[in-house]
A computed fold for a 474-nucleotide part of an RNA from an uncultured bacterium, annotated as small-subunit ribosomal RNA, 3' major domain. Its Rfam family is "Bacterial small subunit ribosomal RNA".
Context: one part of a larger RNA
RNA sequence: UGACGGGGGCCCGCACAAGCGGUGGAGCAUGUGGUUUAAUUCGAUGAUACGCGAGGAACCUUACCAGGGCUUGACAUGGGGUGGAACGGCGGUGAAAGCCGCCGGCCUUCGGGCCGCCCCACAGGUGCUGCAUGGCUGUCGUCAGCUCGUGUCGUAAGAUGUGAGAUUAAGUUCUUCAACGAGCGCAACCCCCACCGUCCGUUGCCACCAGGUGAAGCUGGGCACUCAGACGGAACUGCCGGUGACAAACCGGAGGAAGGCGGGGAUGACGUCAAGUCAUCAUGGCCCUUACGUCCUGGGCCACACACGUGCUACAAUGGCCGGUACAGAGCGAAGCAAGACCGAGAGGUGGAGCGAACCGCAAAAAGCCGGUCUUAGUACGGACUGGGGUCUGCAACUCGACCCCACGAAGUUGGAAUCGCUAGUAAUCGCGCAUCAGCAUGGCGCGGUGAAUACGUUCCCGGGCCUUGUACA
Repeated sequence: UGACGGGGGCCCGCACAAGCGGUGGAGCAUGUGGUUUAAUUCGAUGAUACGCGAGGAACCUUACCAGGGCUUGACAUGGGGUGGAACGGCGGUGAAAGCCGCCGGCCUUCGGGCCGCCCCACAGGUGCUGCAUGGCUGUCGUCAGCUCGUGUCGUAAGAUGUGAGAUUAAGUUCUUCAACGAGCGCAACCCCCACCGUCCGUUGCCACCAGGUGAAGCUGGGCACUCAGACGGAACUGCCGGUGACAAACCGGAGGAAGGCGGGGAUGACGUCAAGUCAUCAUGGCCCUUACGUCCUGGGCCACACACGUGCUACAAUGGCCGGUACAGAGCGAAGCAAGACCGAGAGGUGGAGCGAACCGCAAAAAGCCGGUCUUAGUACGGACUGGGGUCUGCAACUCGACCCCACGAAGUUGGAAUCGCUAGUAAUCGCGCAUCAGCAUGGCGCGGUGAAUACGUUCCCGGGCCUUGUACA
């Protein structure tokens, strides 16, 4: 100087408390450990691994295994030799890859272009080392810290500044002080939302006028309104009162769409964990070179006595089922989204209007509301499992897809010790969209609808900040 303390003081955070909903029990989905296996490819492992790399494992992907092949190679560049246009088609064998063979078919400025074969130099490696590395990332932590120049103090390590009093979300600001300044962080500048104005009105809108219908902005017309989108305004403790040190600031109030950081996002200081990644990529070293490269078929990554994490669905009446009836937002669509119509009980099929989309479509939002039924029952709860029949995608659904219909109806009656999330348009609950994608979502990323309870307080648990103290630790 740090680090640490079941030392002290001050102060934060859904850290506890207060409250609401869960997990831990059940069934299933998914990841992991373990075990098994020819292989169940590899990585991630307290917090910071475990619906993680996976934003799509039937083939492909694929890195694994078995078998069948290739060897200048699936891919790049260059050189030498040799033959032929490139390319297209056919036969044999085969699971395919491959191997064997046949036919058609060029330009040239004669250098060659393009392709095959032979040879050389090389290619190739998801082989090892993340403890050789770059880059990127997690975490402490959006925490309020981390430093420098000059000066001063100290023999020196170093201290001071960065301390003290007050204040803040903040090393935020104020006052003071041997310090005076400065940098990286904080804040602000950026984006979205909330209010208003100006401009622009089609594909959006409809107050007035006119036409028109079974109905409808449907048509003429209009751009006031809604809305779309660009620019601007608006909030600054600016105003009033109080507290305070005449400060910074805090408390209350007015006005206001909004208030004291208005709500949300992006943004992550010096550093820590030899944290993670050589399998995104790049890269030193090492290793393989008829194989540790590469192609193919099939299998595996989907196994199952078990154990754990994350989820979904439930155990019901604030509910299930049936009928009727409302109201979103954000997206996506041409190898696409697909309306009306027709067929089917349904998944879906036939067909194809319209739309590169404020125009057309996906599209129905669901919870809600109105009416009916069930009456506490392992049930008209719950839907696992299984049998049968089908639909769709795809070369192909046996291993191993999703969906529909009929039948079957299991466990489950609120879950031990323990444990998680959340402070407001939040939790809880309800549906909708998108990425990936031929197909496949209970996961991920977004969107809106309905919409709570509680916070006395900081003693205690966890993490953190500042000052101080002890130390046999560095």